[in-house]
RNA sequence: AACGGAGAGUUUGAUCCUGGCUCAGAAUGAACGCUGGCGGCGUGGAUUAGGCAUGCAAGUCGCACGAUGAAGUCCCUUCGGGGGCGGAUUAGUGGCGAACUGGUCAGUACAAGUUGGGUAACUUGCCCGAAAGUGGGGGAUAGCCUCGGGAAACCGGGAUUAAUACCGCAUGUGGACGUAAAAGCUCCGGCUCGAUCGUCUAAAGCAGCAAUGCGCUUUCGGAUAGGCCCGACUCCUAUUAGCUUGUUGGCGGGGUAAAAGCCCACCAAGGCUACGAUAGGUAGGCGGCUUGAGAGAGUGGUCGCCGACACGAGGACUGAGAUACGGCCUCGACUCCUACGGGGGGCAGCAGUCUAGAAGCUUCGACAAUGGGGGAAACCCUGAUCGAGCGACGCCGCGUGAGGGAUGAAGCCUCUUGGGGUGUAAACCUCUUUCGACUGGGAAGAAUGCCCUGGUGGUAAACCAGGGAGUGACGGUACCAGUAGAAGAAGCACCGGCUAACUCCGUGCCAGCAGCCGCGGUAAUACGGGGGGUGCAAGCGUUAUUCGGAUUUAUUGGGCGUAAAGAGCACGUAGGCGGCUGGGCAAGUCUGAUGUGAAAACGCUACCGCUCAACGGAGCGACUGCAUUGGAAACUGCCCAACUUGAGUGUAGGAGAGGUAUGCGGAAUGAGUGGUGUAGCGGUGGAAUGCGUAGAUAUCACUCAGAACACCAGUGGCGAAGGCGGCAUACUGGCCUACUACUGACGCUGAGGUGCGAAAGCGUGGGGAGCGAACGGGAUUAGAUACCCCGGUAGUCCACGCUGUAAACGGUGGAUACUAGAUGUGGGGGGCGCUUAGGCCUUCCGUGUCGGAGUUAACACACUAAGUAUCCCGCCUGGGAAGUACGGCCGCAAGGUUGAAACUCAAAGGAAUUGACGGGGGCCCGCACAAGCGGUGGAGCAUGUGGUUUAAUUCGAUGCAACGCGAAGAACCUUACCCCGGCUUGAAGUGCAAGGUAAACCCAGUGAAAGCUGGGCUGUCUUCGGACGCCUUGUAGAGGUGCUGCAUGGCUGUCGUCAGCUCGUGUCGUGAGAUGUUGGGUUAAGUCCCGCAACGAGCGCAACCCCUAUCUUUAGUUGCCAGCGCGUAAUGGCGGGGACUCUAGAGAGACUGCCCCGGACAACGGGGAGGAAGGUGGGGAUGACGUCAAGUCAUCAUGGCCCUUACGUCGGGGGCGACACACGUGCUACAAUGGCCAGGACAACGCGUCGCGACACAGCGAUGUGAAGCUAAUCGCUAAAACCUGGUCUCAGUUCGGAUUGGAGUCUGCAACUCGACUCCAUGAAGCCGGAAUCGCUAGUAAUCGCGGAUCAGCCAUGCCGCGGUGAAUGUGUUCCCGGGCCUUGUACACACCGCCCGUCACGUCACGAAAGUCUCCUGUACCUGAAGUCGCUGUCGCAACCCUCGGGAGCAAGGCGCCUAUGGUAUGGGCGGUAAUUGGGACGAAGUCGUAACAAGGUAGCCGUAUCGGAAGGUGCGGCUGGAUCACCUCCUUU
Repeated sequence: AACGGAGAGUUUGAUCCUGGCUCAGAAUGAACGCUGGCGGCGUGGAUUAGGCAUGCAAGUCGCACGAUGAAGUCCCUUCGGGGGCGGAUUAGUGGCGAACUGGUCAGUACAAGUUGGGUAACUUGCCCGAAAGUGGGGGAUAGCCUCGGGAAACCGGGAUUAAUACCGCAUGUGGACGUAAAAGCUCCGGCUCGAUCGUCUAAAGCAGCAAUGCGCUUUCGGAUAGGCCCGACUCCUAUUAGCUUGUUGGCGGGGUAAAAGCCCACCAAGGCUACGAUAGGUAGGCGGCUUGAGAGAGUGGUCGCCGACACGAGGACUGAGAUACGGCCUCGACUCCUACGGGGGGCAGCAGUCUAGAAGCUUCGACAAUGGGGGAAACCCUGAUCGAGCGACGCCGCGUGAGGGAUGAAGCCUCUUGGGGUGUAAACCUCUUUCGACUGGGAAGAAUGCCCUGGUGGUAAACCAGGGAGUGACGGUACCAGUAGAAGAAGCACCGGCUAACUCCGUGCCAGCAGCCGCGGUAAUACGGGGGGUGCAAGCGUUAUUCGGAUUUAUUGGGCGUAAAGAGCACGUAGGCGGCUGGGCAAGUCUGAUGUGAAAACGCUACCGCUCAACGGAGCGACUGCAUUGGAAACUGCCCAACUUGAGUGUAGGAGAGGUAUGCGGAAUGAGUGGUGUAGCGGUGGAAUGCGUAGAUAUCACUCAGAACACCAGUGGCGAAGGCGGCAUACUGGCCUACUACUGACGCUGAGGUGCGAAAGCGUGGGGAGCGAACGGGAUUAGAUACCCCGGUAGUCCACGCUGUAAACGGUGGAUACUAGAUGUGGGGGGCGCUUAGGCCUUCCGUGUCGGAGUUAACACACUAAGUAUCCCGCCUGGGAAGUACGGCCGCAAGGUUGAAACUCAAAGGAAUUGACGGGGGCCCGCACAAGCGGUGGAGCAUGUGGUUUAAUUCGAUGCAACGCGAAGAACCUUACCCCGGCUUGAAGUGCAAGGUAAACCCAGUGAAAGCUGGGCUGUCUUCGGACGCCUUGUAGAGGUGCUGCAUGGCUGUCGUCAGCUCGUGUCGUGAGAUGUUGGGUUAAGUCCCGCAACGAGCGCAACCCCUAUCUUUAGUUGCCAGCGCGUAAUGGCGGGGACUCUAGAGAGACUGCCCCGGACAACGGGGAGGAAGGUGGGGAUGACGUCAAGUCAUCAUGGCCCUUACGUCGGGGGCGACACACGUGCUACAAUGGCCAGGACAACGCGUCGCGACACAGCGAUGUGAAGCUAAUCGCUAAAACCUGGUCUCAGUUCGGAUUGGAGUCUGCAACUCGACUCCAUGAAGCCGGAAUCGCUAGUAAUCGCGGAUCAGCCAUGCCGCGGUGAAUGUGUUCCCGGGCCUUGUACACACCGCCCGUCACGUCACGAAAGUCUCCUGUACCUGAAGUCGCUGUCGCAACCCUCGGGAGCAAGGCGCCUAUGGUAUGGGCGGUAAUUGGGACGAAGUCGUAACAAGGUAGCCGUAUCGGAAGGUGCGGCUGGAUCACCUCCUUU
């Protein structure tokens, strides 16, 4: 100094990782949608190499030639004209050009291209330089004329004519061929130069008065342009593995400008290929362009270079050059003309047209410039080119105005109604005038050339200088000036996150959006519209495509224990890699130089030109490459020589379920025979099938058979893996140790290949005891094609052969080296101790565990690496479809191996975390169970609910945690429901405006009432104006028990009075998170103690609060009364008293404080003493973080929505009380522990003036009448009842039980019909203790007995909330059920087991496979046909030049034949693809059907391979794996 690399969203409850999908960027020959002012520079048929009307795109030369012969001019003229000069014009002969330019990309994959070389194997018109020459002749032919044929295209005959057209001859500097001396060079092949001799071989003229110029011929050289050859590079497929007969080479010949199988004959049998031949697919290549930090990836349009093509195919001719885009011949397709005989055509040139398509322009101007062809030149031609036109297609530039202007208009939007936003934006004021419009002026691009003059030069040509006349398509364009006036000029997308930008309305899983995640089911910043905002801007978005991000194919720069991925194992070929020392070479490597890498492009330059920029120009750089050459020698390589440590050999020892074969053995099992013996055996959770009186099981003896080898036995041994286990023998592989004698790198790995390879399975033949797929039977079950049981065939065993796969696993390829330790164990060696009792130290090999560094996503691995490195091989690249289909190979088959795609999803995964769950484990608690007591479930009734009914039976509550719940009081009211009748600013409230002065109240009518109609009457204050109040009308608004508890607040239930829930700091972990809070004890308790990377703290627990149990003290009325006194029939009735009880204030007391024991000497526990009370004394209040979208919009409050003469409001009546039925909660009972009668005793909490009501009287009674006292420790409710005493009843549907019903009453109340309670008389139902099941309760509890209160006129209260009386039983346990707490474990669950999830079947949609066939295309082989044409052979008839003896010859040549061959055809193969009746599986789809396979021990652990069976998941057999929970045992390790 220059250059330079950004990520995000999405798997989960959360985390880390793996991994895919998606986005932000840049780009385009683009297209589409909306919009559109100007200019400059670029750019524009990518599809149909589809078809083309019309015009133009290659001509030119008279100084090559013969003709033709206009204007003009001269002469003559008989005035009609004739002649000469002149040379415009025109076709032809001839020359040059037409092989350039321009277009397109079909074909093409050792072809072409790119790059670098070679050509000693070649050519090159025009151009340049040099040498030499240009002599003399000849015969024709077009044109023209004439005749003829044809519609036309065009053709034929005759006559005549010229040349720079054609043909001999001469000359031969030269050249070619033959011969070949000498010299030089050499890579020894040859090359250069070649004297001499022989043969052959050229030419054209034209212009000019001339000089001369332009030409022509031969040769050499140059330049330019090519031909051919070679190296390197250059897409995909191996589901294309073998290809090739002119093929590979040779000899000879042909052929070409030239090497060559380029072609031919003969000979040989080669050549290419895993470093990918052959085949198939795709494709013009490159400079470059796009992107990228780069390496790369993609691409090859415009510009440039090369190639190929020119309607499809074949072919040659001419020529310097073509196998020729605007030439020829032939075949084919298409098309046009035709007189039907025959002819014409080729836009992938410029414009233009049709078709197909999302899609790409004018049938323009000019040769003025640049360039090209011809010409001596003037000049002509040029759709090359230069320009203009069209298209926002791209890039670049400019404009659509600038300044001022309100606490801020209107409109619109929003709103909490106050306001806020649009917004200085507008209006308005002051300016400016780019661009556009109009008017005027006005360049550069132009200089050659031509003419004149001068200079140099040979008095040339050419060149240079000066002068002169003239040349512009664009175009009156760029540019400049003037005039008028803010005047004519802004849109598009987006606004949930990524991603900058927010609100209202509408809609209501609809309509729609969406790049990914995802939005929408009534409050949508995500849909549609409005307002506002953000971004870009004459554009903005969308779509498509490419690169990037993507380190997501990883060379730079990835991985393979569990995420995808190590081949089942070994041997070994090619290949790759390779120890130590020295020397040499220089291929790789490094370095210098030279050539090349075209230009353009790219980078740089305060460079230059357009006002800037885009664009253009200049200089430099770069072009990372290739080739040649000089040098270096460390490393790799090659060659030579040496070494011993890698590897191997030898010697001496050693261990072993290593392998193969043969033989032997005992236990067990089963069977057979015989004996003993009798009724069962066997089997299971329980059974049954089965066996057994024809004698089983059991037991004894003998015999037979097959298979497997207890103990030893061990994370012991051996083997490459699979695998190997009684004993012995034979044969045999490998390993270890010691010694260090030998060889001297002989090594490692290993694509293909070869071999081995559990179980199952297959073939053939044996064998068959036990076990045992299939199968049969019995059970289980809803079913049970299973698990369990009884049988049982293949098979399991042997021999031989096949198969070739497994969770063939350490889920870990092989080899080598290095890198702390500790501790077991197997096999050897050495040393010490010392020949002993054990041992100790050390070394090598194998095999375990723990652990440090390091590694890892974590788990974990850790000298047996998953650490650090090197070498080689195999494998992976999202999930599913699928290890499937097709094809190939292998197999007898089963099948194996290799191995896709369409389609579909946004995930699928790994490890770990926190929860939750488990028909996992451990510990612990609870009236959870057990032990007990009493109930419910049965009856009748009460009450609530469901259901049903109804005009309505208002609404809510619904497992526990709804159901005697909201409701602590439904006859009216309540009341929300129904019917009917009314009111409409309303029954109540507020504001404003207008009007009134009444309204209330009273009366009348009507009515069920509400209400309606009518009448009467008139308020308070006053400053006399009015004000207040009230009424009417209008308006704003009221009102709603209408909806949403899933929009909410508040309140409440529940887990649960369970012991938990958290935080700060620290520490650990990448992180979620953990630790603390776990552990050992202990507790009712996360209560406390101890320990501990934790230390503390908070909410909970406990305590503090209230009641209660004891005592003290204070106080002593309305309470109390021991003592003193008075009084009474009696009573605290009275005086008094404070002792007692009691009341209610204040205190005390209980704290494991004391003792003993246990325990860690702790916490604490057990026992004891004392004490009223003992280990939280009993009870209450108190409810952590949270869960259940739990409950409540009908307590209340409240957002939104809805109703407004009604969903509001008033009234009357009805309903909420219905009743086949079902459930919950209760009451009363079923009786003698009882009922009834009589007598007697003892409470507490409470309540009372709209009240409690003594007492007396009346009534059987409910109650009534009268009435004292009491605003209450004073009076009343108030009788307590169970209980006690006595009597009666005597087991009966009763003297039990009281339902129901009849009658008569009482009370409350406006009113007891629907629908109150109570009383009396009568009636006297069910019911004799309750099925399955289920509830409460652990002590003053249950049970039982009564009493009080709230609500309340009364009461349906048997409910609820309280109070006291009497007063038990059982348990001291945790196996089980339920719930809960802590720890741990598994998990595929996280809406959290009421979870997740598999397969068949049915329906719909989609893509794919198979398939009798059928169709298109490509291609192979064999044969037939054989156009045009080159070549070869022949060549009757035929023919100007030369020769001739005139007969002919030489030569040419039509024609014929042959080789090759386009096309066409026949036959038969191969390949890709389309389609198809039918068929197969797959994917997806809303809440379909059947089951429950998997995830927890998933309820039979699961999974892998194989076989078999079954509706299906699947079951079973055999072998294997742990990626199995749990308990126990064994072994090992760590710590003490």